The prediction has a mean pLDDT of 84. The part of an RNA shown here (small-subunit ribosomal RNA, 5' domain) has 534 nucleotides and comes from an uncultured prokaryote. The full RNA is in RNAcentral, with records from ENA. Its Rfam family is "Bacterial small subunit ribosomal RNA".
Context: one part of a larger RNA
C1' cells in the first nucleotide's frame, strides 16, 4: 500500500447488495423448530349435518334424549417419516481430508422386466370393569379389528445342497357400472367385471452408503527406541462385506534417523487475503467431506443410526415431590443470564423453491423466502446551479499603507435528484381444481390415466419496484493533519512545566513540534486509533 465475521473515539443524510458471538462445546426462563395417513383398523371424547323421540308452544321453531347414519375426528392399533433438513467445530495428526484407483458388499421410497396375490389361525391396544399411586406411571378382569401378528399351499426366478435333495411369500383398500355379455349364489350390502393406489418373490437400473490402497497433508530430537492382538499364518466365530475384527494353536516378527514412538497445536478442502510472480499466511459467509449433541458408556428399532428435539445405564448439575419417588438437556429459531474490546428481533409468510406425509384435497416445515436491527464492509446518489466587487460586515495578520477569508456571503435569477405529501402501478403465479373435446384402457358414452383448449382463483413481501403531480434552496458535513518523513504557517498563551510522540526529536520567554485561535492540507458520510495478515 492491499486486506478485515474487526473494536474503540469524534460525526452522520438516502438507496442497493451483502455480513454480523470469532470470547465460556458456559448455563438456559418462555414460545416455537417433525409430522402426516380415516383410500389399512376397531371405533365416536369434542364440532357440525341428518333422521327418530319427547316436551313447550308463536306450527316450524326451541329445549332434551337417541341413533357413526353423514362430514369429519381427540385418543388408540396400524403404515412411512422423526437417519433428511437446521446447528457446532469439542475431539482428530487420522485412509480424517484432498487426489487417483481397487474389490469381497448393502441399497426405503424411484424406474425397467419377470412370477405369482389361493386358503386358514389366534391374539392384543382402544372401550368397559375393578386396583395402586401426590405425580410420572403401572396393575389385574372381560372384549374387539386390521395392509399389525402367525401357520397352511403354490415357487420361474432365490437361497442351501453330500448334487439325491431341502428351505422360504403376500395385503388389502377407494372409484365407476348394473342386463354390457351368457349364467350362478345372495343376507340384496354384494359376490362378479373394470380400474387406481398398493403388497410379495426375484433380474437388471439409478442414488445413496460401507470397505482397502498408491500419494500428499503443522511445530518440537532439550522426544531415540516404540509394539505382545504386536506382525504373520491355519481353524473357527462374527459381518451386507475383506481383515487380528474377534478367539485357539503355531510361528516370531512388525516400526524406526526417508523421523517411528512421545508432546504441543489444529477439523480437512474447494477457496479467502496478499504479492510481478514464487511464496506467505488465513480456512468467517456459500459448496463438498469429516465428527460431535449435557458428560461417559451401550445396544434395540430400522433399508439406513450405535439416532440433536428416540431408549437404557452411570456421573454431574437444575427442578417438582405427599420424601416413596419422579422430570430435563437451546452446539435448531428468537430469547435471558454470564465471559468478553465486541456482534441483531421472544418478527410475517407457506406466496415462491425444496422437504415429510397423504390418491387428492391439503396439513406440517424457525428449511426457506421475507421484513426489522448495526455506516460492519462494499457500490451508488444527494447536501444545489448559474451570475454576483460596493472586493460589504464580522473574523485573523499588519510594516497601519493594506493583505487574507473571498465570489465566499447577502442580493438576483434558476432547478428540484433524494428525503416528504398525494395518486398510478408491474413481475415473482405456474400449477392444482372446474367445464366440455382428443387418445388410451374398458363391455361401456362411467371411473381412471395422457394431451392441447376455456375458465376460475392463490402474493408474506407490500404503502413493493417503477412512475404522475405538489411545495420550497427548502430537511442532510465531517473527521484528521499542517517540524522532517509527508501535501500543508502564522498569531497567541504556556516556560524542560502543562502537555506531545510512529521513528528522529519538541517544551528551560520570540515554541510553524504543546493548548487555543485564524489560515491552510488531505479524505469525505465517513474520518482517524488500535489489532492482525501479506
Nucleotide at each position: 500500500g492491499a486486506u478485515u465475521g474487526a473494536a474503540c473515539g469524534c460525526u452522520g443524510g438516502c438507496g442497493g447488495c451483502a455480513u454480523g458471538c470469532u470470547u465460556a462445546a458456559c448455563a438456559c426462563a418462555u414460545g416455537c423448530a417433525a409430522g402426516u395417513c380415516g383410500a389399512a383398523c376397531g371405533g365416536c371424547a369434542g364440532c357440525a349435518u341428518g333422521a327418530c323421540c319427547u316436551a313447550g308452544c308463536u306450527u316450524g321453531c326451541u329445549a332434551g334424549g337417541u341413533u357413526g347414519a353423514u362430514g369429519g375426528c381427540g385418543a388408540g392399533u396400524g403404515g412411512c417419516g422423526g437417519a433428511c433438513g437446521g446447528g457446532u467445530g469439542c475431539g482428530u495428526a487420522a485412509c480424517g481430508c484432498g487426489u487417483a484407483g481397487g474389490a469381497a458388499u448393502c441399497u426405503g421410497c424411484c424406474c425397467a422386466g419377470u412370477a405369482g396375490c389361493g386358503g386358514g389361525g389366534g391374539a392384543u391396544a382402544g372401550c368397559c370393569c375393578g386396583g395402586a399411586g401426590a405425580a410420572a406411571u403401572c396393575c389385574g378382569g372381560a372384549u374387539u379389528a386390521a395392509u399389525a401378528c402367525c401357520g397352511c399351499a403354490u415357487a420361474a426366478g432365490c437361497c442351501c445342497u453330500u448334487c439325491g435333495g431341502g428351505g422360504g411369500a403376500a395385503a388389502g383398500c377407494a372409484g365407476g357400472g348394473g342386463a354390457u355379455g351368457g349364467a350362478u349364489c345372495u343376507u340384496c350390502g354384494g359376490a362378479c367385471c373394470u380400474g387406481u393406489c398398493g403388497a410379495u418373490g426375484u433380474u437388471g437400473g439409478a442414488u445413496g452408503a460401507g470397505c482397502c490402497u498408491g500419494c500428499g497433508u503443522c511445530g518440537g530430537a532439550u522426544u531415540a527406541g516404540c509394539u505382545u492382538g504386536u506382525u504373520g499364518g491355519u481353524g473357527g466365530g462374527g459381518u451386507a462385506a475383506u481383515g487380528g475384527c474377534c478367539u485357539a494353536c503355531c510361528a516370531a516378527g512388525g516400526c524406526a534417523a526417508c523421523g517411528a514412538u512421545c508432546c504441543g497445536u489444529a477439523g480437512c478442502u474447494g477457496g479467502u487475503c496478499u504479492g510481478a510472480g514464487a511464496g506467505g499466511a488465513c480456512g468467517a459467509u456459500c459448496a463438498g467431506c469429516c465428527a460431535c449433541a449435557c458428560u461417559g458408556g451401550g445396544a434395540c428399532u430400522g433399508a439406513g443410526a450405535c439416532a440433536c428435539g428416540g431408549c437404557c445405564c452411570a456421573g454431574a448439575c437444575u427442578c417438582c415431590u405427599a420424601c416413596g419417588g419422579g422430570a430435563g438437556g437451546c452446539a435448531g429459531c428468537a430469547g435471558u443470564g454470564g465471559g468478553g474490546a465486541a456482534u441483531a428481533u421472544u418478527g410475517g409468510a407457506c406466496a415462491a423453491u425444496g422437504g415429510g406425509c397423504g390418491c387428492a384435497a391439503g396439513c406440517c416445515u424457525g428449511a426457506u423466502c421475507c421484513a426489522g436491527c448495526a455506516a460492519u464492509g462494499c457500490c451508488g446518489c444527494g447536501u444545489g446551479u448559474g451570475u454576483g466587487a460596493a472586493g460589504a460586515a464580522g473574523g485573523c495578520c499588519u510594516u497601519a499603507g493594506g493583505g487574507u477569508u473571498g465570489u465566499a456571503a447577502a442580493g438576483c435569477a434558476c432547478u428540484u435528484u433524494c428525503a416528504g405529501u398525494a395518486g398510478g402501478g408491474a413481475a415473482g403465479a405456474a400449477a392444482a381444481g372446474c367445464c366440455a373435446g382428443a387418445c388410451g384402457c374398458u363391455a361401456a358414452u362411467a371411473c381412471c390415466g395422457u394431451c392441447a383448449g376455456g375458465u376460475c382463483u392463490u402474493g408474506a413481501c407490500g404503502u413493493u419496484a417503477c412512475u404522475u403531480a405538489c411545495a420550497g434552496a427548502a430537511g442532510a458535513a465531517g473527521c484528521a493533519c499542517c517540524g522532517g518523513c509527508u501535501a500543508a504557517c502564522u498569531c497567541u498563551g504556556u516556560g524542560c512545566c502543562a502537555g506531545c510522540a510512529g521513528c528522529c526529536g519538541c517544551g528551560g520567554u520570540a515554541a510553524u513540534a504543546c493548548a487555543g485561535a485564524g489560515g491552510g492540507u488531505g479524505c469525505g458520510a465517513g474520518c482517524g486509533u488500535u489489532a492482525a495478515u501479506c